Notes
The prediction has a mean pLDDT of 81. The RNA shown here (transfer RNA) has 73 nucleotides and comes from a Nitrospinota bacterium. Its Rfam family is "tRNA". The sequence was found in a public genome assembly.
[in-house]
RNA sequence: GCUGGCGUAGCUCAGCUGGUAGAGCAGCUGAUUUGUAAUCAGCAGGUCGGAGGUUCGAGUCCUCUCGCCAGCU
Repeated sequence: GCUGGCGUAGCUCAGCUGGUAGAGCAGCUGAUUUGUAAUCAGCAGGUCGGAGGUUCGAGUCCUCUCGCCAGCU
């Protein structure tokens, strides 16, 4: 230099054929307990790496760009 993959909640990851952004763990509150843990119920947490474009509508499609990983030269 070229090619491919990945980037979504604090962490690990889903998200179909473009149509309200989700789960588990972690966190907080409550119940239970003498207390803690465990269990149960609930709550909060996101500019979907960044910019632009297409579209009535983009996490998803297109372009550029940044970071990480792998391969080729």